[in-house]
RNA sequence: GGGCGUUUAGCUCAGUUGGUUAGAGUGCCUCGACGACAUCGAGAAGGUCGGAGGUUCGAGUCCUCCAACGCCCA
Numbered sequence: 001g002g003g004c005g006u007u008u009a010g011c012u013c014a015g016u017u018g019g020u021u022a023g024a025g026u027g028c029c030u031c032g033a034c035g036a037c038a039u040c041g042a043g044a045a046g047g048u049c050g051g052a053g054g055u056u057c058g059a060g061u062c063c064u065c066c067a068a069c070g071c072c073c074a
Stems, first nucleotide, its partner, number of pairs: 001073007010026004019057001029043005050066005
């Protein structure tokens, strides 16, 4: 330098043909059960979906550019 893949909650990840409130597990916080801890049960908070732009009535999803990370080729 070229090609491919990934980027969504603190962490690990889903997200259907683009379609009407962005999710799960885990963690943190609160409450309860237990003499206490672990464990268990209930609840709540936590997201500009990597950044910018475009297409569309509508974008996490499609297109372009950029960035970070990984793999391959040179």

This is a predicted structure of a 74-nucleotide RNA (transfer RNA) from Candidatus Spechtbacteria bacterium RIFCSPHIGHO2_01_FULL_38_11. NCBI's taxonomy places the organism under Bacteria, Bacteria candidate phyla, Candidatus Spechtiibacteriota. Its Rfam family is "tRNA". Rfam's curators write: Transfer RNA (tRNA) molecules are approximately 80 nucleotides in length. Rfam links the family to the GO term triplet codon-amino acid adaptor activity. The same sequence occurs in records of 4 taxa. RNAcentral holds the sequence, with entries from ENA.